[in-house]
RNA sequence: GGGCCCGUAACUCAGCUUGGCCAGAGUAGCGGCCUUUUAAGCCGACAGUCGCGGGUUCAAAUCCCGCCGGGCCCA
Numbered sequence: 001g002g003g004c005c006c007g008u009a010a011c012u013c014a015g016c017u018u019g020g021c022c023a024g025a026g027u028a029g030c031g032g033c034c035u036u037u038u039a040a041g042c043c044g045a046c047a048g049u050c051g052c053g054g055g056u057u058c059a060a061a062u063c064c065c066g067c068c069g070g071g072c073c074c075a
Base pairs, nucleotide, nucleotide: 001074002073003072004071005070006069007068010027011026012025013024020058030044031043032042033041051067052066053065054064055063
């Protein structure tokens, strides 16, 4: 230098192929119930510039372009 994959909640991930509901799950943390207490279990709420910028579109996590970061391969 070239190619491929990945980047979404504090953490681990789904959703992207086929654009459209308010962007979801588990775990952790928080509140409550239960329990003598803790743990476990149950319930609830919170938490997101969807890596960054731009473009297309009525509408973008999703499509296109550029860039940044990580991994693998080739040279």